[in-house]
RNA sequence: ACUGAAAAAAGGCAACUCUAUUGAAAAAUAGGGGCGCAAAGUUACCGGUCUAAGGAAGCAAGUAUUCUAUGACAGCGGGAUUGCCAGA
Numbered sequence: 001a002c003u004g005a006a007a008a009a010a011g012g013c014a015a016c017u018c019u020a021u022u023g024a025a026a027a028a029u030a031g032g033g034g035c036g037c038a039a040a041g042u043u044a045c046c047g048g049u050c051u052a053a054g055g056a057a058g059c060a061a062g063u064a065u066u067c068u069a070u071g072a073c074a075g076c077g078g079g080a081u082u083g084c085c086a087g088a
Base pairs, nucleotide, nucleotide: 002087003086004085012037013036016033017032018031019030020029021028022027035075041081042080043079045078046077047076048073049072050071054068055067056066057065
């Protein structure tokens, strides 16, 4: 390089929920508890999912409605990249 079914050590992360803050929303951040995780570290490159402020369609106009990512999700899958422990 590679392998990790089970077990051990040092530790790490935090679904969901509550509170606060930010945001149009999705969601994010901090603190508490802790579903789970061997990459649940990093990265939107590919597919996928969520949201739709702004823009567009619609209308006489406005509303409803529909479309749209330049906004998000790495704890949806793949890729890329780095890494702890044990085996070898």

This is a predicted structure of an 88-nucleotide RNA (c-di-GMP-I riboswitch aptamer) from a Gammaproteobacteria bacterium.
The sequence was found by an Rfam model in a public genome assembly.